[in-house]
RNA sequence: CGGGGCGUAGCGCAGUCUGGUAGCGCGUACGUCUGGGGGGCGUGAGGUCGCUGGUUCGAGUCCAGUCGCCCCGA
Numbered sequence: 001c002g003g004g005g006c007g008u009a010g011c012g013c014a015g016u017c018u019g020g021u022a023g024c025g026c027g028u029a030c031g032u033c034u035g036g037g038g039g040g041c042g043u044g045a046g047g048u049c050g051c052u053g054g055u056u057c058g059a060g061u062c063c064a065g066u067c068g069c070c071c072c073g074a
Stems, first nucleotide, its partner, number of pairs: 001073007010026004020057001028044006050066005
């Protein structure tokens, strides 16, 4: 310098192909069951989808640029 993959809740990930309410598990807060612990069950909080811009009625998703990590090539 060129090419590719990844970036989404505290952690691990899905959703991208085919644009249309942002989800799952763990964790966490509260409630409940139990004499208590452990454990089960229920409810909730928690996200400007790496960043900037563009297209569109509408973008996590499409387009352009850019940053970080990893891999391959030179």